[in-house]
RNA sequence: UCGUUAUCCAGAGAGGCGGAGGGACUGGCCCGAUGAAGCCCGGCAACCUUGCCCCGUCACCCCUCGGGGUGGCGCCUUGAACGGGGCAAAGGUGCCAAUUCCUGCAGUGCCGGGGGCGCUGAGAGAUAAGGA
Numbered sequence: 001u002c003g004u005u006a007u008c009c010a011g012a013g014a015g016g017c018g019g020a021g022g023g024a025c026u027g028g029c030c031c032g033a034u035g036a037a038g039c040c041c042g043g044c045a046a047c048c049u050u051g052c053c054c055c056g057u058c059a060c061c062c063c064u065c066g067g068g069g070u071g072g073c074g075c076c077u078u079g080a081a082c083g084g085g086g087c088a089a090a091g092g093u094g095c096c097a098a099u100u101c102c103u104g105c106a107g108u109g110c111c112g113g114g115g116g117c118g119c120u121g122a123g124a125g126a127u128a129a130g131g132a
Stems, first nucleotide, its partner, number of pairs: 001132002004129005013041001015040003021031003025104001027102002042096003047092003050088006056073007100124001105121007
């Protein structure tokens, strides 16, 4: 950089440094010297790793036959997935205005139709985990 899968209406500081910008892009609409970006601390979450608990299942063992114990549930391949659920939050990321702030393409509903309000899907984007 490309591609895959999952998620994206919840959550997160009246702290330091810093000084003007920021919200991906378009058009809007916003945030910002009652201080932007960035860095540090703090916090949120729980995608991956890890630990523990419950359930399931497989193998083996013990048995006073009702049950009990130990261990496994992985690798390769694959576009991807290959026990289920819960708790923790140590490690790897991520995140901490507004639904991914709204919108951009397609379909569709309503409102006396050159406009407005909604619904569904796609696209784009973000993050994680694999892959090339």
Molecule: SAM riboswitch aptamer (S box leader)
Organism: Planifilum fulgidum